[in-house]
RNA sequence: AAGUAGAUCACUAGAGUUUGAUCCUGGCUCAGGACGAACGCUGGCGGUGCGCCUAAUGCAUGCAAGUCGAACGGCCUCUAUUCCGAUUCGUCGGGAUAGGGCAGUGGCAAACGGCUGAGUAACACGUAAGUGACCUACCCCGAGGAGGGGGAUAAUCCGGAGAAAUCCGGCCUAAUACCCCGUAAGCUCGCCUCGAUACGUCGGGGCGAGGAAAGGUUCUCGUUUCGGCGGGCGCCGCCUUGGGACGGGCUUGCGGCCUAUCAGGUAGUUGGCGGGGUAAUGGCCCACCAAGCCUAAGACGGGUACCCGGUGUGAGAGCACGAACGGGCAGAGGGGGACUGAGACACGGCCCCCACUCCUACGGGAGGCAGCAGCAGGGAAUCUUGCGCAAUGGGCGAAAGCCUGACGCAGCGACACCGCGUGGGGGAAGAAGGCUUUCGGGUUGUAAACCCCUUUUCUCGGGGAAGAGAACGGACGGUACCCGAGGAAUAAGCCUCGGCUAACUACGUGCCAGCAGCCGCGGUAAUACGUAGGAGGCGAGCGUUGUCCGGAUUUACUGGGCGUAAAGGGCGAGUAGGCGGCCUGUCAAGUCUCAUGUGAAAUCUCCCGGCUUAACUGGGAGGGGUCAUGGGAAACUGGCAGGCUCGAGGGCAGUAGAGGAGAGUGGAAUUCCCGGAGUAGCGGUGAAAUGCGUAGAUACCGGGAGGAACACCCGAGGCGAAGGCGACUCUCUGGGCUGUCCCUGACGCUGAGGCGCGAAAGCGUGGGGAGCGAACCGAAUUAGAUACUCGGGUAGUCCACGCCCUAAACGAUGGAUACUAGGCAUUGGGGGUAUCGACCCCUCCAGUGCCGCAGCUAACGCGAUAAGUAUCCCGCCUGGGGAGUACGGCCGCAAGGCUAAAACUCAAAGGAAUUGACGGGCCCCCGCACAAGCAGCGGAGCGUGUUCUUUAAUUCGAUGAUAAGCGAAGAACCUUACCAGGGCUUGACAUGCUUCUGAAAUCCGCCGAAAGGCGGACCUCCUUCGGGACAGAUGCACAGAUGUUGCAUGGCUGUCGUCAGUUCGUGCCGUGAGGUGUUGGGUUAAGUCCCGCAACGAGCGCAACCCUUAUCGUUAGUUGUCUUUUCUAGCGAGACUGCCUCUAACAAAGGGGAGGAAGGUGGGGAUGACGUCAAGUCAGCACGGCUCUUACGUCCUGGGCUAGAAACACGCUACAAUGGCCGUUACAGAGGGUUGCCAAGGAGCGAUCCGGAGCUAAUCCCAAAAAGGCGGCCCCAGUUGGAAUUGCAGGCUGAAACCCGCCUGCAUGAACGUGGAGCUGCUAGUAACUGCAGGUCAGCACACUGCGGUGAAUACGUUCUCGGGGGUUGUACACACCGCCCGUCACGUCAUGGAAGUCGGCAACACUUGAAGUCGCUGGGCCAACCCAACGGGAGGCAGGCGCCGAGGGUGGGGUCGGUGACUGGGACGAAGUCGUAACAAGGUAGCUGUACCGGAAGGUGCGGCUGGAUCACCUCCUUU
Repeated sequence: AAGUAGAUCACUAGAGUUUGAUCCUGGCUCAGGACGAACGCUGGCGGUGCGCCUAAUGCAUGCAAGUCGAACGGCCUCUAUUCCGAUUCGUCGGGAUAGGGCAGUGGCAAACGGCUGAGUAACACGUAAGUGACCUACCCCGAGGAGGGGGAUAAUCCGGAGAAAUCCGGCCUAAUACCCCGUAAGCUCGCCUCGAUACGUCGGGGCGAGGAAAGGUUCUCGUUUCGGCGGGCGCCGCCUUGGGACGGGCUUGCGGCCUAUCAGGUAGUUGGCGGGGUAAUGGCCCACCAAGCCUAAGACGGGUACCCGGUGUGAGAGCACGAACGGGCAGAGGGGGACUGAGACACGGCCCCCACUCCUACGGGAGGCAGCAGCAGGGAAUCUUGCGCAAUGGGCGAAAGCCUGACGCAGCGACACCGCGUGGGGGAAGAAGGCUUUCGGGUUGUAAACCCCUUUUCUCGGGGAAGAGAACGGACGGUACCCGAGGAAUAAGCCUCGGCUAACUACGUGCCAGCAGCCGCGGUAAUACGUAGGAGGCGAGCGUUGUCCGGAUUUACUGGGCGUAAAGGGCGAGUAGGCGGCCUGUCAAGUCUCAUGUGAAAUCUCCCGGCUUAACUGGGAGGGGUCAUGGGAAACUGGCAGGCUCGAGGGCAGUAGAGGAGAGUGGAAUUCCCGGAGUAGCGGUGAAAUGCGUAGAUACCGGGAGGAACACCCGAGGCGAAGGCGACUCUCUGGGCUGUCCCUGACGCUGAGGCGCGAAAGCGUGGGGAGCGAACCGAAUUAGAUACUCGGGUAGUCCACGCCCUAAACGAUGGAUACUAGGCAUUGGGGGUAUCGACCCCUCCAGUGCCGCAGCUAACGCGAUAAGUAUCCCGCCUGGGGAGUACGGCCGCAAGGCUAAAACUCAAAGGAAUUGACGGGCCCCCGCACAAGCAGCGGAGCGUGUUCUUUAAUUCGAUGAUAAGCGAAGAACCUUACCAGGGCUUGACAUGCUUCUGAAAUCCGCCGAAAGGCGGACCUCCUUCGGGACAGAUGCACAGAUGUUGCAUGGCUGUCGUCAGUUCGUGCCGUGAGGUGUUGGGUUAAGUCCCGCAACGAGCGCAACCCUUAUCGUUAGUUGUCUUUUCUAGCGAGACUGCCUCUAACAAAGGGGAGGAAGGUGGGGAUGACGUCAAGUCAGCACGGCUCUUACGUCCUGGGCUAGAAACACGCUACAAUGGCCGUUACAGAGGGUUGCCAAGGAGCGAUCCGGAGCUAAUCCCAAAAAGGCGGCCCCAGUUGGAAUUGCAGGCUGAAACCCGCCUGCAUGAACGUGGAGCUGCUAGUAACUGCAGGUCAGCACACUGCGGUGAAUACGUUCUCGGGGGUUGUACACACCGCCCGUCACGUCAUGGAAGUCGGCAACACUUGAAGUCGCUGGGCCAACCCAACGGGAGGCAGGCGCCGAGGGUGGGGUCGGUGACUGGGACGAAGUCGUAACAAGGUAGCUGUACCGGAAGGUGCGGCUGGAUCACCUCCUUU
């Protein structure tokens, strides 16, 4: 700021990860909150809560429901009083009264409270209603009543059975137990009747019938045979009835899980009549009758699950959950059943079946912690066998009271929330120690010590509650709280520190060990592992794990999408459904509003209050429904009624068309057959071959047969819903368009299912078969070639009928309607204008295309034919892979199609666009790049370097171009780094310190190969006398290393490349990466310049400036020069496309010319942009890290670097006559020289030596230049070519030439006769030929660096090779084509499908058996109450028996789900396995695709389709002019 809202308040946050980079899509991950938690480390206190989420598994022990003597009869006698008897005077026995206790009868309670969540998808729950279809003990209110009688029975006692549990028989007895009679009310029932009504009801009246009870007791009075009995006031109880309250039963609307890979379900099923049953409705049950009932708005089935108030989260809407507390439901070991009762089908009742446990005398019995504790078990995991009824509440009782594991408390557990503490102030020499360091320091850190203070907490001592509304009564509890004393005392950890995300260093480790939530760290400098120091966060906790919500607008109601990212159905007509034009009236279902009721309490929000605060808790208010009822409104939606015509349809008149189906007809061409004519080839390809042909092909002519397809017309054209449709004629037939505005009057749009159509391939049956042509055969190609190419060729392609139903079935864009700039083209029709007329022009409608504004889009692009703006309906998507697969179902003859998962796995997979790079893409341009030339290399011998090999060592590095005559401008020792051997250890070298010495060097002797060792000689200077300088020794710091890492580095260098490029500022364009500039038209050696242009400028490069060379001028000049000149050194001039002409665009520039020594950068050099190659160099130097330290340092002697089967690279010399040899004779430039160059002269065949002049050098020397010229010889040969090799003799350097130098002479005289494929250099003073010099160096040059001399040939041109620059295009590449990447096979791991089977769970079904029990029938046995005519009978009942139902069991065949399974199928994943190369570029045969066949594999081929194909040409269109 925006949104919601009247306003205020309040609320709404993101990040990492796909790329080289970008935008988008999209998933994954993180930060937050919560928890009945668990685990790890740690742990001081208190308050308040919470604490088996798993095995509804099994339970030892104790307790959890009793109470009433004022209902009753008894029994007992602990207490008190009293009486009698006995008495050993202790007391004992008996009785009475009062109190107390006890089992039983009886009453009430036990249906509450407490626990649990297995089952349940249901009227179970929630909410709102109904009950005219009902009940309700105790309680309250009202009315009335309680009369008379009877028979039993328990207890007790007696007897008996049993181990026990328990039971049986007999005698007696009471009641508020039981029974009968009487009486009684519209209390119940029947009939009649009046009124009301919501019609199974309510109220009233009449007649008839039925139908009740129980007593107890305080006090008091009377009476008594003292046992009692009676009366009265009251209280409690009882009976009937009306009402209330409380609590329930039943019914209904609505609401809340997943699955359609569950689509049909149902036989008491749906309804009716009648009955039974219940408190009551009802198929709840039964008989009969009818055939219904439920279902796509999801029945039925399967899975899962107690439901709610609420809880967690969230901005909200939602999503997830249903612990504790509260309401409801359900359950009580599993299953069934009823009894009692007001209430149960009953957790601590009963019966039966089953499983399990226990007791047993084996006959039979007992039991049910999902009550409180507790045990076992399971599990990651969840407590005491505590105290008390003091409070609250409950049961019984008149009460006292009793009972109460409900409850109140305490205990255990950091399990959660809340609060408090572990001290406060001062204190810098910034202590020590630790860590680090650039060695200065920094940090830990005011932190500590130390000083002062305080006492929450703690310990001790003292006091001490409220909780208790009259009295009594306190478990908690000597608790909370208060007072005092003591003493900083008793009290800190955990996690993290790469980014997200707050916090960094050191060491160790070295793709190991390990970390990790995601991205990712670790292969020797790890802020990412481990440890330490430090830091950050939270704090009695901190982390981890798990789960839920959030973030995730990532299921999108709020609030998403579908051209290319995942996503439009292949197309149509149409059912249900959804949606629907204009006007009027009406209703009020939706909608809006008001009121009433309800939405329990708790929770939540706000306000106020109580515990010191808070958590916690009390009071008040608010909020909360898709709810019900009533009143109101009537715009909109909807219903009903009426009307309208513009939507839609029809009529009439025209009209275009490869629209569809059938029948017929035609010509061209291919092939075949016949005939003619004719001869050796034809055909085919990149090139060939197979093939055809002398038995006469091909080519040519004539005739005939047959099948398929219809050239030109043909167009961005037309038609169709799509697939698709192309010769002509006829018949049948669908749709469109135009005009008219005549008719109907919303009849419309869309369309889940279902139905129809649906290219090609394919299938079935029967035809047909010319051409083409999967498979197949052959020929080629090739490493192979199951391909591409060629020769053949079967299905098929064609027809008829029937299937299949897929596709890049594409505009990758569903249909309909409306609206929203233009322009151009074209098809069909109409109108206008014009004309003689066709054209032309304007315009309307319908179609088909292109460009384009606004707008939209991630971009590309779309843009009235929308991908714009809107509405309606349908289809579809939700990360990639697994997979359009498996299983199941449906369809199909088959092939297969449709529908459609999961495990597992990945941190991405994608879209568009950008910059590069690349292309067996295109275009333009350049280069000794090719071509044209000249000379070579590759062959020989030798030299040098390298590889490899060898060796004690052959030191090391350099390795395509860009290593290889390179580092090395020069290895006999040295160098030297290597090897062997011999030595040294503060060291061969530097600096400092300690102590000692006065030397050391040098000389001599001995040992030794030397280095070195030992011995001897010698034995310093200054001084303030302390010492110092110097040197040696000793010890300590340290030196030293050509040891390692060029992938830790600096510096330097190579290469692309002397290629013309590479960037920046500002502006502009683009969401952005980025583009523009820098592209374009010309031009240039050049991004050189010009023009144009949203660019304008600028930097680094280019060019120029610099050096040199060519001409001239001038100055100066030694050592040059007789002089001029030359020369040398300096300073200048000159060249700029300046001039002319032509071309070009009036430009830049180019062609030609003049002048000029030189002409278009005159020649040459120096100069190397941004960057690339982890290019090269730690061995030139420097330098971080690491490593060695009597050795990886250092010294010495000798050896090696010089080896030698072989290969490569660079050279030299040649092969000869343009030559070789001999003689003679010219002409340079540039250099070097004092430990040097060395002249003259002399010696030697010569190398060289002797010699010594001159020269620090324009003076002297090296020094002779060579090819060349002249003359001669050789005569084409392994030679008078060629020089290797070898022998001998010498010379030089050097301590020293054996390994291992160079030179000389003589002798020897090898290969070699011009070099395969291939490769190199060079465009002019160049190549080639030819010598000279220099550096290095004692010596050693075929190398290198320079220098001059002689001095060519050729360039048509840019097709090709290589390299480069620019533009463009494609891309799946971006460590960038040495890229990426596919499939089989092999190995390992994992999950999964199929499978002969096998094992188990669940729910049904059929038959059978059938406990308990209710109900029914029966009831010959049995029975007290009532009745009778009474030894009996009746009424009524019980046992028993039978029947229906019935838990469970058995048998059987199926269903469904799961486990397992030899073998088998594919799949995923796994640093370096095998085969090929399919795809990405034109990917080297464009790719993809449906289908069919084939093949180790990717794949190939046929048919049809698509562009999501590059390139070239043509056509057309558009834009500009």
Overview
Model confidence (mean pLDDT): 84 of 100. The RNA shown here (small-subunit ribosomal RNA) has 1521 nucleotides and comes from an uncultured Dehalococcoidia bacterium. Rfam family: Bacterial small subunit ribosomal RNA.